[in-house]
Molecule: transfer RNA
Organism: Candidatus Roizmanbacteria bacterium
RNA sequence: GCGGGUGUAGUUGAAUGGCUCAACGUCACCCUUCCAAGGUGAAGAUGACGGUUCGAUUCCGUUCACCCGCU
Numbered sequence: 001g002c003g004g005g006u007g008u009a010g011u012u013g014a015a016u017g018g019c020u021c022a023a024c025g026u027c028a029c030c031c032u033u034c035c036a037a038g039g040u041g042a043a044g045a046u047g048a049c050g051g052u053u054c055g056a057u058u059c060c061g062u063u064c065a066c067c068c069g070c071u
Base pairs, nucleotide, nucleotide: 001070002069003068004067005066006065007064010024011023012022013021018054026042027041028040029039030038047063048062049061050060051059
């Protein structure tokens, strides 16, 4: 330099164009003499920019980070 892959909550994953889903974690409350466990609830995410579309995590382009291969 060229090609390919991946990027979603603090972490790990799901989501075949139609309300962004869950587990663990965090916080609050309940339960308990206290702690742990358990129960209920809450906050929290689509790497960035642009395009297509009534509507984009999803399709297209550019770009960023990481990984793999070629030279």